[in-house]
A computed fold for a 249-nucleotide part of an RNA from a bacterium, annotated as large-subunit ribosomal RNA, domain VI.
It matches the Rfam family "Bacterial large subunit ribosomal RNA".
It was read from a public genome assembly.

Context: one part of a larger RNA
RNA sequence: CGUCGAAGAUUGAGGGGACGCUUCCCUAGUACGAGAGGACCGGGAAGCAGGGACCUCUCGUGUACCGGUUGUCCUGCCAAGGGCAUGGCCGGGUAGCGAUGUCCAGAUCGGAUAAGCGCUGAAAGCAUCUAAGCGCGAAGCCGACCCCAAGAUAAGUCUUCAUUUGAGACUCCUGCGAGACCAGCAGGUUGAUAGGCCGUACGUGGAAGCGCGGUAACGCGUGGAGCGGAGCGGUACUAAUCGGUCGAG
Numbered sequence: 001c002g003u004c005g006a007a008g009a010u011u012g013a014g015g016g017g018a019c020g021c022u023u024c025c026c027u028a029g030u031a032c033g034a035g036a037g038g039a040c041c042g043g044g045a046a047g048c049a050g051g052g053a054c055c056u057c058u059c060g061u062g063u064a065c066c067g068g069u070u071g072u073c074c075u076g077c078c079a080a081g082g083g084c085a086u087g088g089c090c091g092g093g094u095a096g097c098g099a100u101g102u103c104c105a106g107a108u109c110g111g112a113u114a115a116g117c118g119c120u121g122a123a124a125g126c127a128u129c130u131a132a133g134c135g136c137g138a139a140g141c142c143g144a145c146c147c148c149a150a151g152a153u154a155a156g157u158c159u160u161c162a163u164u165u166g167a168g169a170c171u172c173c174u175g176c177g178a179g180a181c182c183a184g185c186a187g188g189u190u191g192a193u194a195g196g197c198c199g200u201a202c203g204u205g206g207a208a209g210c211g212c213g214g215u216a217a218c219g220c221g222u223g224g225a226g227c228g229g230a231g232c233g234g235u236a237c238u239a240a241u242c243g244g245u246c247g248a249g
Base pairs, nucleotide, nucleotide: 001151005161006160007159008158009157010156014148015147016146017145020048021047022046023045024044025043026042032037051104052103053102054101058099059098060097061096065092066091067090068089069088070085071084072083073082074081075080109143110142111141116136117135118134119133168246169245170244171243172188173187174186175185176184193239194238195237196235197234198233199232200231202228203227204226209222210221211220212219213218
């Protein structure tokens, strides 16, 4: 920009992906075979590799969480803290992200075939799977399965709304499950979208102050304390105000 204004829901032309492999058990030490060995068919169970999704568990990360600790500078000093030193170093760790973790799928069936095996059958009184005709037959081919998909310009279909009182969209703003920008999605007071606050999960691991004990280092008590990123639940306190633009023979 097109598709006869818009929103929502769809069909599927077409395209992409996947459809991988192994071992073990039963049938059965059966058929077969002198023996050694050892099945077809059918049934069952594990696993490998690759793929998708996810974070309950395990592990990793987690420079906005908690703690320990060295040197030095600072807050006048003590105590308590802050800065810098690779995040100073060290021990842990929520969310998120991830795999080493968890879950799931590749099942089955149909169609047409290859080599091959056949039926009927002439040319050629026989024979012949082939010349007419017909039937089987592969991990392969086409479907079936999963995903995208109407720029499929042959631009499809359905529902509702609008063209009567203009439906709807955009702009703007709060944001994140989204994201380079854009887009998408959740919201904009008829509101839980983000922040704050309250609670809680979870993480650290026992705050400061004070008391007691000890010459002291330090220990114990108050007290599973104090602190707190992203999680979960709640709450209009703050900010999403008021508006503007486009918009159909």